[in-house]
RNA sequence: GCAGAUGUAGCCUAGUGGUAAGACGCUGGAUUGGAAAUCCAGUGCGCGUAAGCGCCCGGGGGUUCGAAUCCCCUCAUCUGCGCCA
Numbered sequence: 001g002c003a004g005a006u007g008u009a010g011c012c013u014a015g016u017g018g019u020a021a022g023a024c025g026c027u028g029g030a031u032u033g034g035a036a037a038u039c040c041a042g043u044g045c046g047c048g049u050a051a052g053c054g055c056c057c058g059g060g061g062g063u064u065c066g067a068a069u070c071c072c073c074u075c076a077u078c079u080g081c082g083c084c085a
Base pairs, nucleotide, nucleotide: 001081002080003079004078005077006076007075010024012022018065025043026042027041028040029039030038044055045054046053047052058074059073060072061071062070
């Protein structure tokens, strides 16, 4: 350099045009003499006392009523091939 794969919340991971699902972890509670295990609830980010509002899928742009998803550019990682020495 060429080709392919991957990038989603703290970590792992599903979702391939119509509300970003779940596991782990974490927080609170139940249980226990106390823990572990188990069960229940909560847990992306910002603003707000709250109700609530706005935003989010590596980054940027485009298509669409609507994009994590389709298209273009780009970045990073991995794999294969190739080039120079």

Description: The RNA shown here (transfer RNA) has 85 nucleotides and comes from a Promethearchaeota archaeon. It was read from a public genome assembly. Taxonomically the source falls in Promethearchaeota (Archaea, Promethearchaeati). Rfam family: tRNA. Gene Ontology term of the family: triplet codon-amino acid adaptor activity. By type it is a transfer RNA.